[in-house]
RNA sequence: AAUUUAUUGUUAGCGCAUGGACCAUUUUGGUUGACGAGGAUGAUAGUUGUCGAAUAAUCAGCGGAUUCUAUCACGGUUUAGUAUAAUCGAUAGAUAUAUUUUAAAAACUAAAAUCAAGAUUAGAACAAAUAAUAUAUCGCAUACUUAA
Numbered sequence: 001a002a003u004u005u006a007u008u009g010u011u012a013g014c015g016c017a018u019g020g021a022c023c024a025u026u027u028u029g030g031u032u033g034a035c036g037a038g039g040a041u042g043a044u045a046g047u048u049g050u051c052g053a054a055u056a057a058u059c060a061g062c063g064g065a066u067u068c069u070a071u072c073a074c075g076g077u078u079u080a081g082u083a084u085a086a087u088c089g090a091u092a093g094a095u096a097u098a099u100u101u102u103a104a105a106a107a108c109u110a111a112a113a114u115c116a117a118g119a120u121u122a123g124a125a126c127a128a129a130u131a132a133u134a135u136a137u138c139g140c141a142u143a144c145u146u147a148a
Stems, first nucleotide, its partner, number of pairs: 014063003018060002020032005035052003041073006074089005080145005093138008108123004
């Protein structure tokens, strides 16, 4: 360096650092710049891309992105089959209610380093949306074909 196998880690609040803010041994160097939850059938186009927490610059900016919308394709359901239509995405109808769905960080306390800003480790606490389950209501179509 190459190949194979196993294990571990990571997989988007993510990365960068131009302005700003903060610090200093001060003209150059450093620090900060999203806290978790949630989110993936594929392609194209558009889009300032969900939810809350925070003593709240988590500001402005660049890049990325599981967002949403439209169209197309693929797939599920609604009839055994085909087409259309509706609706959804391999947990593959909609709405409402209830329950569940380990919050984390900041702050606070403690520890060892640092000139400092700030960062690290440990500790107990605090969401909402989504989703799942249960119940209720609504929806579960049209045409043709086959079989009885």